[in-house]
Context: one part of a larger RNA
Molecule: small-subunit ribosomal RNA, central domain
Organism: uncultured bacterium
RNA sequence: UUGGGCGUAAAGAGCUUGUAGGCGGCUUGUCGCGUCUGCUGUGAAAGCCCGGGGCUUAACUCCGGGUCUGCAGUGGGUACGGGCAGGCUAGAGUGUGGUAGGGGAGACUGGAAUUCCUGGUGUAGCGGUGGAAUGCGCAGAUAUCAGGAGGAACACCGAUGGCGAAGGCAGGUCUCUGGGCCAUUACUGACGCUGAGAAGCGAAAGCGUGGGGAGCGAACAGGAUUAGAUACCCUGGUAGUCCACGCCGUAAACGUUGGGCGCUAGGUGUGGGUCCCAUUCCACGGGAUCCGUGCCGCAGCUAACGCAUUAAGCGCCCCGCCUGGGGAGUACGGCCGCAAGGCUAAAACUC
Repeated sequence: UUGGGCGUAAAGAGCUUGUAGGCGGCUUGUCGCGUCUGCUGUGAAAGCCCGGGGCUUAACUCCGGGUCUGCAGUGGGUACGGGCAGGCUAGAGUGUGGUAGGGGAGACUGGAAUUCCUGGUGUAGCGGUGGAAUGCGCAGAUAUCAGGAGGAACACCGAUGGCGAAGGCAGGUCUCUGGGCCAUUACUGACGCUGAGAAGCGAAAGCGUGGGGAGCGAACAGGAUUAGAUACCCUGGUAGUCCACGCCGUAAACGUUGGGCGCUAGGUGUGGGUCCCAUUCCACGGGAUCCGUGCCGCAGCUAACGCAUUAAGCGCCCCGCCUGGGGAGUACGGCCGCAAGGCUAAAACUC
């Protein structure tokens, strides 16, 4: 609970597509559904309100009027909303020509480094720490040279930078493929916005089956530290991390800020386009404009912090969500899942 809100106080769904629904550009005609208005009927009486009368007054009661906010019928109006019919191009989309990009998928491939193996050189230590020890090493380690194997990640470029709806995306090449931006204004002619349900995507960890396993490393073991040390430090090390397929569906999934459109001072960087000026040409430079991404800042807003044309300003449309703390994102029920668990979601009691 017809209220006020949602950056940080409770509150924006992790993201997208999209069904129903809600909302919707300019213009002409028509209908008259909404809407406005006249009349008629009905809206019992009592009650209520106004005026008046009767009991000495009042309560009470009687009379008249009004109300009864409504419904139905009928006459009229047609601006706005709506239906139907037609037209338009400023919204939206398509075409054409360009363009940037770690956007996605698959295949192939490169060098550095770590580890391991083989061989050479070589000898007594190495490693590790605050200091040590566990550990490794005369069965020849560490160091160094050559060769080989294998897995994972891609230094520099690299950015305050780019792309993607979000999660996220980075060595190189090829193939397939999504989206954006700019220019043109040729085409369609409102085809739009949002989106309850729903569907798809969705980091890490985790799960299933099969591979793979270099480094790292939950668990675990040992060594230290310590009063203790189920830790922090050290030596090892299994799952995992990697690949394929299938699940899970969560997060400080954050800009803690839902999406769309319009409007409202500027300044200064940077990424992508186009145009103009200048330039013999190229590059650089100056200016304009569109799109993106940062910083500063006015009005305004804000409890303050701060936000400020990428709004948290001014408005409209649609969705989601909040309503004191704990109990509790729990129990129960339902749905989903192999499980872990997820989604939905209380109450008693208590302050």